RNAcentral holds the full RNA, with entries from SILVA. A computed fold for a 545-nucleotide part of an RNA from a metagenome, annotated as small-subunit ribosomal RNA, 5' domain. Its Rfam family is "Bacterial small subunit ribosomal RNA". The coordinates come from a structure-prediction model, not an experiment, and the mean pLDDT is 85.

Context: one part of a larger RNA
RNA sequence: GAACUAACGCUGGUGGCGUGUCUUAGUCAUGCAAGUCGCACGCGAACGCACCCUUCGGGGUGCUAGUAGAGUGGCGGACGGGUGAGUAACACGUGGGCAACCUGCCUCUGGGCGGGGGACAACCCUUCUAACGAGGGGCUAAUACCGCAUAAUGCAUCAGCUUCACCUGGAGUUGAUGUUAAAGGCGGCCUCUGCUUGCAAGCUGUCGCCUAGAGAGGGGCCCGCGCUCCAUUAGCUUGUUGGUGAGGUAACGGCUCACCAAGGCUUCGAUGGAUAGCCGGCCUGAGAGGGUGAUCGGCCACACUGGAACUGAAAUAAGGUCCAGUCCCCUACGGGGGCCAGCAGUCUAGAAAUUUGCACAAUCGACGAAAGUUGGAUGCAGCGACGCCACGUGGAGGAUGAAGCCUUUCGGGGUGUAAACUCCUGUCAGGAGGGAAGAAAGCUCGGAUGUUAAUAGCAUCUGUUGCUUGACGGUACCUCCAGAGGAAGCUCCGGCUAACUCUGUGCCAGCAGCCGCGGUAAGACAGAGGGAGCAAGCGUUGUUC
Numbered sequence: 001g002a003a004c005u006a007a008c009g010c011u012g013g014u015g016g017c018g019u020g021u022c023u024u025a026g027u028c029a030u031g032c033a034a035g036u037c038g039c040a041c042g043c044g045a046a047c048g049c050a051c052c053c054u055u056c057g058g059g060g061u062g063c064u065a066g067u068a069g070a071g072u073g074g075c076g077g078a079c080g081g082g083u084g085a086g087u088a089a090c091a092c093g094u095g096g097g098c099a100a101c102c103u104g105c106c107u108c109u110g111g112g113c114g115g116g117g118g119a120c121a122a123c124c125c126u127u128c129u130a131a132c133g134a135g136g137g138g139c140u141a142a143u144a145c146c147g148c149a150u151a152a153u154g155c156a157u158c159a160g161c162u163u164c165a166c167c168u169g170g171a172g173u174u175g176a177u178g179u180u181a182a183a184g185g186c187g188g189c190c191u192c193u194g195c196u197u198g199c200a201a202g203c204u205g206u207c208g209c210c211u212a213g214a215g216a217g218g219g220g221c222c223c224g225c226g227c228u229c230c231a232u233u234a235g236c237u238u239g240u241u242g243g244u245g246a247g248g249u250a251a252c253g254g255c256u257c258a259c260c261a262a263g264g265c266u267u268c269g270a271u272g273g274a275u276a277g278c279c280g281g282c283c284u285g286a287g288a289g290g291g292u293g294a295u296c297g298g299c300c301a302c303a304c305u306g307g308a309a310c311u312g313a314a315a316u317a318a319g320g321u322c323c324a325g326u327c328c329c330c331u332a333c334g335g336g337g338g339c340c341a342g343c344a345g346u347c348u349a350g351a352a353a354u355u356u357g358c359a360c361a362a363u364c365g366a367c368g369a370a371a372g373u374u375g376g377a378u379g380c381a382g383c384g385a386c387g388c389c390a391c392g393u394g395g396a397g398g399a400u401g402a403a404g405c406c407u408u409u410c411g412g413g414g415u416g417u418a419a420a421c422u423c424c425u426g427u428c429a430g431g432a433g434g435g436a437a438g439a440a441a442g443c444u445c446g447g448a449u450g451u452u453a454a455u456a457g458c459a460u461c462u463g464u465u466g467c468u469u470g471a472c473g474g475u476a477c478c479u480c481c482a483g484a485g486g487a488a489g490c491u492c493c494g495g496c497u498a499a500c501u502c503u504g505u506g507c508c509a510g511c512a513g514c515c516g517c518g519g520u521a522a523g524a525c526a527g528a529g530g531g532a533g534c535a536a537g538c539g540u541u542g543u544u545c
Base pairs, nucleotide, nucleotide: 001545002544003543004542006541007540008539009538010537013391014390015389016388017387018386019384020383021349026347028345030344031343032342035075036074037073040072041071043069048063049062050061051060052059053058082302083301084300092226093225094224095223096222097221098220101219102218103217106215107214108213109212110211111210112209113208114148116146117145123138124137125136126135127134128133154179155178156177157176158175159174160173161172162171163170164169184207185206186205187204188203189202193200194199195198228274229273230272235265236264237263240262241261242260243259244258245257246256247255277299278298279297280296281292282291283290284289304325305324306323307322308321327338328337329336330335355381357380358379359378363377364375365374366373367372394424395423396422397421404415405414406413407412428486430481431480432479433478434477438472442467443466445463446462447461448460449459450458451457489534490533491532492531493530494515495514496513500529501528502527503526504525510517511516
């Protein structure tokens, strides 16, 4: 000098864009943060209103409404969001490999969806319990569950052929044997079939289901190289190192197990200890390098502590389950419930860090055929000069130059065109009026094309039809009104280093980054006048180069 996720002191007008617990991976009250689908399925209220009956207590029927609601089922709760504890490791970065692998949703392609069965919730009855909840009996639906059929280009085994190959072998193809699947929902129509009015088990469209192949995106595993300090850490290792066989996994592998052998690593630093998430980047620097890993992006790890599996395409799962433990809460003392390193917020710690805000309008995610619902993701607003950037605090004229103050050699000099005064301007703030873009979609009404028997329905495209959607926000922006009115400080002035005098003090009080000032004329202390620098900031402290 530059830079900070900064803090402290003095000061403080406006706006835009960013950014905000570096300490306690400490404790957490409260609210919200993951739902959605009735076009998978069965059930199904009430309040209220109207009418009728009434012994005036009440009862019934209809609408409310197939609504609310819970339940079965599907998809999603593995994403999104947080944190950096652990980790010196194939964790990360980079470059490769898998002839050792998986992949829901999405895209493309081929084939199929036949015929049956038995349950369990909800519901009704009932038992136990303070609660959480649990048990028994009875009924019931499904795209829930279970057999059967069919079946290949799937899978397994066997026998060939072609081709490729980097150790196992891979890809393609022919044949044989065995084996494995499914679910329906919604809409339209009468061309075909059935009864023949119209409807359907018929036709058709669409969403779905099963199976196989390919792709995209995502993941898993392996390897080369890189990756902090300590030798005042020198030896470490028994599933350890390798083999055979088996198990296990999506998959290779001591991953696990049985047996066999005795190996494996290490001064090119093993083992141990300390510290630490890694990177793109960021800061500095001419560069080389040094430091760092906030915000944003990628990867990893974690979710009170430790352990475990279940479900699932994927988890060994932050707002799932089970076990143990710490802490907290409820309890009828028998037993239960909870975990903010999600968003706000609280206490504590600390020099130190925000609102218990608004909205799903946009973007994106989840679900849904769709309308739509939902999302503390996100978009916005609030608070903080925490940072960067921009703007303002007025402009022009105005005296050989007011007053005051300072200084003086008492003549004067300085503050100083500064003020007053005159003429203007109108940014920002204030008041009044107007007032956005961000909106694309969606629904509706037309048109065209495709499908089809069809002008229906559906899908796609399209439109000068109409209706409707904005949290921010009456914000940005524009116009008008009034009026210089409301808006400047901080540090320094001995040298380094731009800027000087007076008074006070008298090695005192004090200053100080280094050199050093102060003991009676101190340009270095304190005050004043003046000056210098930066400016809504200026200094100090801390950290890095």